RNA sequence: UGUGUUAUGAGGUUGCAAUGAUUAUAAUUACCACAGGUGAGAGAUAGAGACUCUAGGAUCUUAUGGGAAAGGAAUUAUUGCCGAAAUAUGUAAAUUGUCUCUAAAUUUAUAUGUUGGGCAUAUACUUAAUAGGUAUAUGACUGUUAUUGAUAAAUUCACCACUUUAUCAAUAAGGAGCUGAUGCACAA
Numbered sequence: 001u002g003u004g005u006u007a008u009g010a011g012g013u014u015g016c017a018a019u020g021a022u023u024a025u026a027a028u029u030a031c032c033a034c035a036g037g038u039g040a041g042a043g044a045u046a047g048a049g050a051c052u053c054u055a056g057g058a059u060c061u062u063a064u065g066g067g068a069a070a071g072g073a074a075u076u077a078u079u080g081c082c083g084a085a086a087u088a089u090g091u092a093a094a095u096u097g098u099c100u101c102u103a104a105a106u107u108u109a110u111a112u113g114u115u116g117g118g119c120a121u122a123u124a125c126u127u128a129a130u131a132g133g134u135a136u137a138u139g140a141c142u143g144u145u146a147u148u149g150a151u152a153a154a155u156u157c158a159c160c161a162c163u164u165u166a167u168c169a170a171u172a173a174g175g176a177g178c179u180g181a182u183g184c185a186c187a188a
Base pairs, nucleotide, nucleotide: 001185002184003183004182005181006180007179009178012082015081016080017079018078019077020076021075022074023073031066032065033064035062036061037060041053042052043051045103046102047101048100049099050098085115086114087113088112089111090110091109092108093107094106095105096104116142117141119139120138121137122136123135124134125133126132144173145172146171147170148169149168150167151166152165153164154163
């Protein structure tokens, strides 16, 4: 120098993710019952074909009474971690209505690519939501490495210089990185 292995490695008291508990929201909601009105369609994310219900009243709507949940969020506990994880595209499988097909969406796995990290603002999408999430852009902050400069200490009999360590500042780069230990190969 190159190529591997390894570490309760480092960044952060708002690092990342998962699971559980509690709480609020969702919600004067969905839905159910009864009374009234309407009067032929209705059943779904969309379409097509079937099937089912319906004048013994479909659907929609008003009032009264009853009345949820999921996803997401906050707090907290535990666990796994530092491409942690997120996301775009492709492929495969599954799920979404009463059934089938096509599309669309969601979930899982996988291949390739992008992103060092969190925060704030703006735009777009998502969502019940002004919460939150995702993408893009901008902004400062922060962590690592390299170079340059300054200061302090070590080194030295002493001074200067060199070297090492630490702090600060500026510039640049990027996680396939950085730090410690270490195997192999090559070179000096």
Lysine riboswitch aptamer from Anaeromicrobium sediminis, 188 nucleotides, folded computationally. RNAcentral holds the sequence, with entries from Rfam. The prediction has a mean pLDDT of 81. Lineage of the source: Bacteria > Bacillota > Clostridia > Thermotaleaceae > Anaeromicrobium.